The RNA shown here (transfer RNA) has 72 nucleotides and comes from a Methanobacteriota archaeon.

């Protein structure tokens, strides 16, 4: 130096135009003599950056940035 794929709460992942979801893990309640399991709630995300198309971008397109892996 060229090419794909990827980037989304702490972590793993889904979602590819119209209020951003899960499941682990945090926290509060119930339960119990207590404790672990069970169960019902809550908090956490400017969706890598910065531009473009649109009424309307996490989803389309372009540029960087980074992570993988190929190719010389």
């Nucleotide at each position: 130096g060229c090419c794909a794929u990827c980037g989304u709460g702490g972590c793993u992942a889904a979602g590819g135009g119209g209020u951003a979801u899960a499941g682990c893990g945090g926290u509060g309640c119930c339960u119990u003599g207590g404790u672990a399991a069970g169960g019902c709630g809550c908090a956490g995300g400017u969706c890598g950056u910065g531009g473009g198309u649109u009424c309307g971008a996490u989803u389309c397109c372009c540029a960087c940035c980074g992570a993988u892996g190929g190719c010389u």
It matches the Rfam family "tRNA". Its family is annotated with triplet codon-amino acid adaptor activity in the Gene Ontology. The family's RNA type in Rfam is transfer RNA. Rfam's curators write: Transfer RNA (tRNA) molecules are approximately 80 nucleotides in length. NCBI's taxonomy places the organism under Archaea, Methanobacteriati, Methanobacteriota.